The RNA shown here (small-subunit ribosomal RNA) has 1501 nucleotides and comes from Halosydna brevisetosa. The coordinates come from a structure-prediction model, not an experiment, and the mean pLDDT is 83.
RNA sequence: AGAGUUUGAUCCUGGCUCAGGAUGAACGCUAGCGGGAGGCUUAAUACAUGCAAGUCGAACGGUAAGGCUCCUUCGGGAGUACACGAGUGGCGCACGGGUGAGUAACGCGUACACAAUCUACCUAACAGAGGGGGAUAGCCUUGGGAAACUGAGAAUAAUACCCCAUAGUAUCUUUGAGUGGCAUCGCUUAAAGAUUAAAGCUCCGGUGCUGUUAGAUGAGUGUGCGUUCCAUUAGCUAGUUGGUAAGGUAACGGCUUACCAAGGCUACGAUGGGUAGGGGGCGUGAGAGCGUGACCCCCCACACGGGUACUGAGACACGGACCCGACUCCUACGGGAGGCAGCAGUAAGGAAUAUUGGACAAUGGGCGCAAGCCUGAUCCAGCCAUCCCGCGUGCAGGAUGACGGCCCUACGGGUUGUAAACUGCUUUUAUAAGAGAAGAAACGUCUACAUUUAUGUAGGCCUGACGGUAUCUUACGAAUAAGCACCGGCUAACUCCGUGCCAGCAGCCGCGGUAAUACGGAGGGUGCAAGCGUUAUCCGGAAUCACUGGGUUUAAAGGGUACGUAGGCGGCAUAGAAAGUCAGAGGUGAAAGCCCGUCGCUUAACGACGGAACGGCCUUUGAAACUACUAAGCUUGAGUUAGGGAGAGGUAAGCGGAAUGUGACAUGUAGCGGUGAAAUGCAUAGAUAUGUCAUAGAACACCAAUUGCGAAGGCAGCUUACUAUACCUAAACUGACGCUCAUGUACGAAAGCGUGGGUAGCGAACAGGAUUAGAUACCCUGGUAGUCCACGCCCUAAACUAUGUUAACUCGAUGUUUGCAUUUAUGUGAGCAUCCUAGGGAAACCGUUAAGUUAACCACCUGGGGAGUACGUUCGCAAGAAUGAAACUCAAAGGAAUUGACGGGGGUCCGCACAAGCGGUGGAGCAUGUGGUUUAAUUCGAUGAUACGCGAGGAACCUUACCUGGGCUCUAAUGCUAUGGGCAAUCUGCUGAAAGGUGGAGUUCCUUCGGGACCUAUAGCAAGGUGCUGCAUGGUUGUCGUCAGCUCGUGCCGUGAGGUGUUGGGUUAAGUCCCGCAACGAGCGCAACCCCUGUUCCUAGUUGCCAUCACAUAAAGGUGGGGACUCUAGGGAGACUGCCUCCGUAAGGAGCGAGGAAGGCGGGGACGACGUCAAAUCAUCAUGGCCUUUAUGCCCAGGGCGACACACGUGCUACAAUGGUAGGGACAACGGGUUGCUAAGCCGCGAGGUGGAGCUAAUCCCAAAAACCCUAUCCCAGUUCGGAUUGGAGUCUGCAACUCGACUCCAUGAAGGUGGAAUCGCUAGUAAUCGCGCAUCAGCCAUGGCGCGGUGAAUACGUUCCCGGACCUUGUACACACCGCCCGUCAAGCCAUGGGAGCUGGGGGUGCCUGAAGAUGGUGACCAUAAAGGAGCUAUCUAGGGUAAAACCGGUAACUGGGGCUAAGUCGUAACAAGGUAGCCGUACCGGAAGGUGCGGCUGG
Repeated sequence: AGAGUUUGAUCCUGGCUCAGGAUGAACGCUAGCGGGAGGCUUAAUACAUGCAAGUCGAACGGUAAGGCUCCUUCGGGAGUACACGAGUGGCGCACGGGUGAGUAACGCGUACACAAUCUACCUAACAGAGGGGGAUAGCCUUGGGAAACUGAGAAUAAUACCCCAUAGUAUCUUUGAGUGGCAUCGCUUAAAGAUUAAAGCUCCGGUGCUGUUAGAUGAGUGUGCGUUCCAUUAGCUAGUUGGUAAGGUAACGGCUUACCAAGGCUACGAUGGGUAGGGGGCGUGAGAGCGUGACCCCCCACACGGGUACUGAGACACGGACCCGACUCCUACGGGAGGCAGCAGUAAGGAAUAUUGGACAAUGGGCGCAAGCCUGAUCCAGCCAUCCCGCGUGCAGGAUGACGGCCCUACGGGUUGUAAACUGCUUUUAUAAGAGAAGAAACGUCUACAUUUAUGUAGGCCUGACGGUAUCUUACGAAUAAGCACCGGCUAACUCCGUGCCAGCAGCCGCGGUAAUACGGAGGGUGCAAGCGUUAUCCGGAAUCACUGGGUUUAAAGGGUACGUAGGCGGCAUAGAAAGUCAGAGGUGAAAGCCCGUCGCUUAACGACGGAACGGCCUUUGAAACUACUAAGCUUGAGUUAGGGAGAGGUAAGCGGAAUGUGACAUGUAGCGGUGAAAUGCAUAGAUAUGUCAUAGAACACCAAUUGCGAAGGCAGCUUACUAUACCUAAACUGACGCUCAUGUACGAAAGCGUGGGUAGCGAACAGGAUUAGAUACCCUGGUAGUCCACGCCCUAAACUAUGUUAACUCGAUGUUUGCAUUUAUGUGAGCAUCCUAGGGAAACCGUUAAGUUAACCACCUGGGGAGUACGUUCGCAAGAAUGAAACUCAAAGGAAUUGACGGGGGUCCGCACAAGCGGUGGAGCAUGUGGUUUAAUUCGAUGAUACGCGAGGAACCUUACCUGGGCUCUAAUGCUAUGGGCAAUCUGCUGAAAGGUGGAGUUCCUUCGGGACCUAUAGCAAGGUGCUGCAUGGUUGUCGUCAGCUCGUGCCGUGAGGUGUUGGGUUAAGUCCCGCAACGAGCGCAACCCCUGUUCCUAGUUGCCAUCACAUAAAGGUGGGGACUCUAGGGAGACUGCCUCCGUAAGGAGCGAGGAAGGCGGGGACGACGUCAAAUCAUCAUGGCCUUUAUGCCCAGGGCGACACACGUGCUACAAUGGUAGGGACAACGGGUUGCUAAGCCGCGAGGUGGAGCUAAUCCCAAAAACCCUAUCCCAGUUCGGAUUGGAGUCUGCAACUCGACUCCAUGAAGGUGGAAUCGCUAGUAAUCGCGCAUCAGCCAUGGCGCGGUGAAUACGUUCCCGGACCUUGUACACACCGCCCGUCAAGCCAUGGGAGCUGGGGGUGCCUGAAGAUGGUGACCAUAAAGGAGCUAUCUAGGGUAAAACCGGUAACUGGGGCUAAGUCGUAACAAGGUAGCCGUACCGGAAGGUGCGGCUGG
C1' cells in the first nucleotide's frame, strides 16, 4: 500500500466482499513448563452456611468466664495495678469494600466564584477548668410472653445529665472611626449593654476536657463552556417567571408559605419519547476521526421496591431506626425475624466467568498511653492456555538416498528424505537427592551515650502467611514434551483415489451433472505454533457522510417559477475602541496510562525513577493588518430621473373574414362515404355534388423565421382602454440602500372537480363494422363527458437546457433580433443561435448564454428492489398532493463509449436469388433410402439448409455388428519365456445341422547327437470387445463459400476496450487495381504458378498413320517402305487491353475495330483464408477414461438386416405420332481384360451352350454405340402407347437362389390420358436428349455412383419483390448474440410486512377518594418553683392504595391488501430494431393481463 466481483471486452459511477489490528470473550481440536495480569458482559434474580466493625478497665458502677495467690465443710469462698462477659460512657461505625438499576442532569468534565458556607480527629497560638445538684442502666427483688422482647419496685457510679459562677479575638443589640471593594457590602478598630464553658484519670512524668482564632483536610453551593438519537415529538409552563414579607438551612435561593404582578422557555430545537452512569482512559487509525467506558484511578448514584426522619462534625446511613409493599423463614397462631450490588459459596438464567483456602508477616485503617485487639481492605496461595511474555520438545555427523507410504510415461524413476536406522555430543526442562533466601524495618524490650528532662542517637534481642517457595548444587538419561488450520483466485501451498448438480463446500467470485488442484479420504506441501481455527463485536481498508477529503447535463442528486422574512455573505477610503485574531508571561490541566531515556527482576512481559506530552480552559500585559462594532465620508455596486425605439408580455371590451356543421330554397340523379381491401353508416321519403340565403360555435391560413416577449407555466386575426418588464443614450439625483434565501406568500400546461352557461368541429367512455387464433387495440362509421365562457378549487408533468441564483475573470469566427454612434468600412451595448481555442469531462460533449477558473448563498444525493409504498400528520369536495420509513431480498442495478450480432432501419453491390425461358418433382406403377409400426431380431450410425440411391464402390451363406439355438474358456489370431512330448502333421471311423465331441491308424526332417526345425499340451506375460463417452481427443469430412474477406509489424489517434491501415471517390469476378488520405509496409486469402481442353511449331515414329513409291488381296496399312498428314506424348510458341478509335487524370470501360485458333479470367478441374455450427464420425483408423472376462469375448447352424395399414425424400419407366414397331444404313470417346476379356465357326427363338484363334494389349477381345438417316406400318384408342402384376417354361453364377439373385422365352397386360397447394435444376457445347465404359463383384437386386462421348436449344427487359451473401451507415435494454431479451395477470410453495371486529400487556400523566411512618402548626393530660419536656387529640403535606376518563407504545387475531423469492406451470406480447401503432411523463376513463384510448407535454425517436 491494496485486491476480488456488473461487461464479449473497456472506462466510469456504485455497492458487496477480503487481506490488518483488537477483545473481560465463547465454541471445536490439541496441550510440556515458568513469569506477569485477568476472570457473571446474562437475572439491580433469589439466597442455606461462615466470616466482612469494632475498640477502650489509663472514663464508670462492677465481676459472668478464665489465670494466679490464699482459704475451704471440697459444694465453694476471699483477694488480685492478671484479666474482663453483660451494662453506663467515649471514639469509630458517613472510611474501606460492592454494583451501575436509576439519571440526558450543573450528573460528569473543564475553568472560575462563595462579600452566601460548615469541617470531628490533627497542627499552631491565646485563654480557661471554681462551686453544686438530681437521676439512670447494670446488679438485686418480682411479673408477662412460645419467642422476640418487656413491665413494676428498691438501691447506685461516671469523662453520662443539670444548675450557679467566671468571660473574650465568640454571639446579639446600639453608637462611632479608618480602610477596601464586586451590587447587596467586606476587613480592621473603639465604646456601651446583654448571652453562653469545662471532666476527669494518673505510674505525678503526663494525658484528656472547655472557649476563641488561624492552618490543614474534607464537604456544601452557584456560574460560563462541553456532553446521545428521533421534528412521522412544535409548542411547553401555575410555584410556573419575577417582586414584597415571613419561615427554614451550615449557607444563597420559590427551598417553603401568604400576597402582588403576568411573566418564563422555544426552530441556536423548548416540551415529549427512546437509549445511556460521566471522566482519566481503552481499541483502531498516517492523522482528523470512529467505536468503547471490563480491569486500575477520580466523581456521581444505589444498597429487596418506595417513603421518612433520628443520631452525629459529617448520613437522610450496604452489614442503623420507623412505616408501606412484595417475597422468604420461625411460631405455642397470640405474635415475631430477615435483606450477599462485602469475601467465599448455592440455585437460577446463560454460549460463558474461579476456593464455602491461608495470614494479619508486610502496606493501610479503627480503637487504645501502650501491649494489643479487630480488619474477606490488603498480602498470599488454589482453579482456568482467558490474554501478554519467556523457555523447551534436542545438536552434529550420517546415502547403496534403506524399509514402508504416495505418484508416474511403471526393466525403472520421483517424493517423503539427512528424515530414519546408526555414530558422537549436550542436559535447559522433567524426575530424584541435598543446600536454601531477600521481602524485616519499625513497634517493643535491654544496654550505652547525649542533652533542652522529655526526647534523640548507637548497638543487641524479638517478629515471615507465602514457604522448605524462588534460587543454587549433584545424579540420571535423548531421556519426560506437537499440534491446529489451510493448499481454485483473492492468498503462501498439488497430486492420486472415491463421488457424479448426489453427498457436500462456500468470506466474495463461485465449485459438484464420470477425468473435481474447490466435495470426502490419502500422500505431499504451506502457514502459525502450546497453541491453531471458527463464531460474535469494534476500528481500519471506506475519499462508501468527504473538517482534513466527495458530488448533482446523461451514473443517485437543482426545488416547476418568482417575491421575500430569519439567517449567511457583502464595494472604496479615514478615525476610534479592542469582541474575534496574533504575541509574551502566569495559573491549571490529579495519579496511573501513551511516548522518550535510565534503572531493577538471568531476558521479556512486568515494575521503579526522571523527562516530555496532555491539541484545552482561565488570568494578565501588549499589537492593530484582517473580520465584526462605532462615528463621519465616497461613488464604481444597486436604485431614481430625462429622452428613445422594440415586442404573440398581461387584463378587459368591441369588430372581422375563410373554413366547418346545420336549416331553408333551387338545380340534379343514383349512388355517396370509407378502406390495404371492405363493411357498418347516409341515400329514390331524392343523399353526395352545385348555387343562393340564414344561423351557430370554435379556431385565427398567408405574414411566420434557426424570429420576438415573459420569472416560469405560457403568449399569435384586427382595434381600443388600462397595465408591467427588459434594453439603449445622457450621467442630473440617492449614497452600499446589495447578493442569496430555511419557514412563508403568490403564480403555476394538460387532465380532473363544483355551480351556472355554451356546444360547430374534435372526441376518453360507449355502440357498431372490419382485422385477427382472439382483438376489451391499431383502421372505419357514429358518439357522451370534455374541449369553450364566468366564478371557485386542484398544484401535478420528460413543469427539460433533464444544467439553481448572483458576481468577476479567461482565444476567436459566423448568422440573426433590437438600440446607439458613424468616415457607411465599421465600432459599441443588450439578446437569440451555430462552430471552435485553452481548459474541463468517464466519455458523449461543454466551451464568454461553461459543464472552464474563482467567490457567496440556497436546494438536493449516498447500491438495486421493497417504494415515492405503509403508518402518522398537513392540505383537498373528491381524485389525490406534500412529508416519508422499516422488515425482507439481491450482488449487482447503472452511465458513456467499443467490437460484433440483429432489425417487419437506410444506402450500394453480387449470386439461376427473382424475373425471362427450357425441362422436371409433387398425381401413376416400380426401384431405392428414411420415418413409423411390427418383430425373437427387423444390428448400428446419419436428422432443417449441411440426414433420407447417405456410411454401403455390391446383405442368398460369408459380409454381420442383430435374434434363436448348439458349443469353447488362455482362448479365433500373433509374439516371448519355461517345462513336457515327438504323441504330431497327415489319413480315417462314429455322432451331430455344423461347430464341436469322441475314437482309430500314423511315429517326420536335419544333426556336431547337446539339440534344432515344425507341431502340440501345460503355466505365465502381453488378451479380446462393431461395449459407453464425437460433450475427453487425433485424423478425416460437411456447411457458410471459391463468398472476398481475415489479420499482423511499426507509426499515429483514444485514459481504455479499440480505431486508423481495411474508410472515402472510382473500378473490378475479386481488399482487382487507380486516385485521395496518419499512415507506411507485410502476411493468409483473390489472381497467377499445376492438370485437362482449344491453335500452331519442334522433336520422336510402334502396336498408331498412309500422301507419294512398290508388292499382295475378293476386300482391308495386309506387307516393303515413309514421317508428309491424323494421332500418340514430350517440349516450345501463343492472349498482354499489346495495337486502333472514343470516354476517363488514372485504374479501367465501350467498339457489328484490326489481327488472331482463341479477346478481355478463352472453357473445365485441382486448389477452400481467419473462423462458425461443443456440426458429423470412438462402427474406417488411432486414442484417454470407464465398463466387461465360463462373457458385452470366440466358433457354428438357421433366421434377420428384404417385415408392411401408412408418411416423406431421391430416382427409373411412362402416359405417346417431334411417337411406337419392323427392316436397312452411318458416325464416337473414356475405359477394362490371364482365376481374365474371349474372336471366327457350330447349336438354341432366346438367356446361353459348344468351341477354341488371339491378347499380359495404341497389336487381340469386350464392342453392337444409340439417338440419327432411309423405307414401311400404326391413325389418337387405355391403343401396335404403357409395361406393373401374375402363370408357365428355362439359362447362368454359386456348397446352396424357399425366405431373398439376375437374365431369357411364351402367356397375362394393372395404374397411368402430362399431374392440387407447393417446389427443384439449368445461362452454352450448358439445359434437354441419346447411348457407351468402369469400380465394387462368383452372381446380383445398378433405374444408384463415377466417367465418356453423340445430337444440341430457348431466354436474361431488368434488380421493385422472395432467398442467401458482401461493404458502409443507423438504432439496440441482444453478447448462448432475435430460435435473443423481456412485461403483467393467474396457479403452487416459502418468507417478512400493512389494515383488521376484537383480545391482551406496558410506562407515564390527569381528576377524585383514601392515606402509614414522619415533618410542621395548634391544643395539651402529665411532670413541675420556673424554664424545659410532654402522652393524647387535631389541621396540612406525603409513600402507597383505590377509582374514572382519555392519550401513547407494544404483543396477538378470523379475515384481508399488496410485496419479495422460487428448477419447471397457464394466458397473452406490452418494452428493447421504425419492436412491427415511435417511446416516455402527468392526468382521466376503460379493459383477464401486460395495457389501450383521449388531452397537454418531452426527445431520452